A computed fold for a 264-nucleotide part of an RNA from a Phycisphaerales bacterium, annotated as large-subunit ribosomal RNA, domain VI.
Its Rfam family is "Bacterial large subunit ribosomal RNA". Gene Ontology terms of the family: ribosome and structural constituent of ribosome.
[in-house]
Context: one part of a larger RNA
């Protein structure tokens, strides 16, 4: 910017683009064949490999913003406590998120026109001849069918719904005012993101941070009291303390702003 007033959501699909892989085992059946050795055809089921999409309930990893326990050294005056530095110091666990080794799903079936081939019916050529006229069958291949984009498809579609074209005023489409759907800048975020986009909110508000509750991670904090000389241990104590997670709750920030449409 265009699509011929502007907008909002829902859509149709010209066209593009992925995928359409592939093997074993069992039944038919030790059957047809076959002198035996071997050994189908066709129809049915099962499991798999490699790939492709999703997702995190389960295994699990990862979780330098969670918890613990520990060595050496410094600091807080010193004891206890507690930070800090040493590859996160180094060990044991770990919530969300992300993840694959882990889960759950895909290539099924079926139509259409054909290849090579295999046919019907048939002249030219009283005969034959799939073929010249005419009509069947016939592939993991093409096209559809399955998914995804997708109307800049300049041939720009369709549908629904919502607004606008007012008043004064002027020599004048000149000025001033008013309504106005919607959108954005502009903030509070996000399982959206490189940026932009997009999605969820801005007080008629749970967007996010704070509190609380709960999940849920570590695993019995500080302190005091008790047994013991003492490490230590016992009881309050399944505590204490915690990121991202589910909810509640306006207690902080979501403040201010801007543009819009036939025409007048």
């Nucleotide at each position: 910017c265009g699509u011929u007033g502007c907008a909002a959501g829902u859509u149709u699909g010209a066209g593009a683009g992925g995928a359409u892989u592939u093997c074993u085992c069992c039944c038919u059946a030790g059957u047809a064949c076959g002198a035996g050795a071997g050994g189908a055809c066709u129809g049915g089921g099962a499991g798999g490999g490699a790939c492709c999409c999703a997702c995190c309930c389960c295994u699990g990893g990862u979780g330098a913003u969670c918890c613990a326990g520990u060595u050496g050294g410094c600091g807080u005056g010193c004891u206890a406590a507690c930070g800090c530095c040493a590859c996160c110091g180094c060990u044991g666990g770990g919530u969300a998120g992300c993840u694959a080794a882990g889960u759950g799903g895909g290539g099924c079936a079926g139509g259409g026109a054909u290849a090579a081939c295999c046919g019907c019916u048939g002249a030219a050529a009283g005969c034959a001849u799939c073929u010249a006229a005419g009509c069947g069958g016939g592939a993991a291949g093409c096209c559809c069918c399955c998914c995804u984009c997708a109307a800049g498809a300049u041939g720009a579609g369709a549908c629904u719904u919502g607004c606008u074209u007012g008043u004064u005023u002027u020599a004048a489409u000149u000025a001033a005012c008013g309504u106005g759907a919607g959108a954005c800048c502009c903030c509070u975020g996000g399982a959206a993101g490189a940026c932009c986009a997009c999605c969820a909110g801005g007080u008629u508000g749970a967007u996010a941070g704070g509190c609380u509750g709960c999940a849920a991670g570590u695993g019995u904090a500080a302190g005091g009291a008790c047994c013991g000389a003492a490490a230590u241990g016992u009881c309050c104590u399944c505590a204490g303390c915690u990121g991202a997670g589910c909810a509640g709750u306006a207690c902080u920030a979501a403040c201010g702003g801007u543009c819009a449409a036939a025409g007048g």
Notes:
Its mean pLDDT, the model's own confidence on a scale to 100, is 86.